[in-house]
RNA sequence: CGCUUAUCAAGAAAGGCAGAGGGUUAUGGCCCUGUGAAGCCUUAGCAACCUCUCUGGUCGUAAGACCGGAAACAGGUGCUAAUUCCAUCCAACGGAGAGAGAAAUCUUAACGAAGGAAAGAUAAGUC
Numbered sequence: 001c002g003c004u005u006a007u008c009a010a011g012a013a014a015g016g017c018a019g020a021g022g023g024u025u026a027u028g029g030c031c032c033u034g035u036g037a038a039g040c041c042u043u044a045g046c047a048a049c050c051u052c053u054c055u056g057g058u059c060g061u062a063a064g065a066c067c068g069g070a071a072a073c074a075g076g077u078g079c080u081a082a083u084u085c086c087a088u089c090c091a092a093c094g095g096a097g098a099g100a101g102a103a104a105u106c107u108u109a110a111c112g113a114a115g116g117a118a119a120g121a122u123a124a125g126u127c
Stems, first nucleotide, its partner, number of pairs: 002126007013043005021032003026088004044080004049076003053070007084119001089116002093112002097108004
């Protein structure tokens, strides 16, 4: 780098250095930013993905494997503006307008859109 699985509407700050960008593919928007962006350092915090601890159940002769729950002291990792900032592809459903009809209604349709996919991020496993 690739592949698999899970999550992504919640949550969480200050200081120092620094000095113009940033919001993690592309494009179009929109937003943040000298009242200090990115980056680096220190401390703090959030999360519960992995480890550790406790605990319930299933399979198993056993060793163990699997599915949960709790705690968050500690460790690994990530994060601490806005829904992954919004949209792009598909789309239930709604529907301005237009046409037909005596009417009920039918056809079409700008546009909006629950939801889904793709992509992305993070974690664990694998290679």
Molecule: SAM riboswitch aptamer (S box leader)
Organism: Chitinophagaceae bacterium